[in-house]
Molecule: c-di-GMP-I-GGC riboswitch aptamer
Organism: Desulfobacterales bacterium S7086C20
């Protein structure tokens, strides 16, 4: 520096369950293992999820603001790209 076929030391932990936080998406902790060579860390870019708040919104007006629609300043690092760091092994 490139790669992850085999091996070893070990690591992480999806769904689901309990509990707590949150409006929700989702997250923390414990149990649990579908998987993972960065499934370690960073929401920087795109995507995706949510919509408390805000805006739109009811047959003419006013008020109210139902159902519904839009929106991230909320999330997702186990969606991809990017950045930072790193174990073991193999090749050069």
């Nucleotide at each position: 520096u490139u790669c992850g076929a085999a091996a070893a030391a070990g690591g992480c932990a999806a769904a689901c369950u309990g509990u707590c936080c949150g409006a929700a998406a989702g997250g923390g902790c414990a149990g649990g293992a579908c998987g993972c060579a960065a499934a370690a860390c960073c929401g920087c870019u795109g995507g995706c999820c949510u919509a408390a708040g805000u805006c739109c919104g009811a047959a003419a007006a006013u008020u109210c603001g139902a159902g519904g629609g839009a929106u991230a300043c909320g999330g997702u690092a186990g969606c991809a790209g990017g950045g930072u760091u790193g174990c073991c092994g193999a090749g050069c």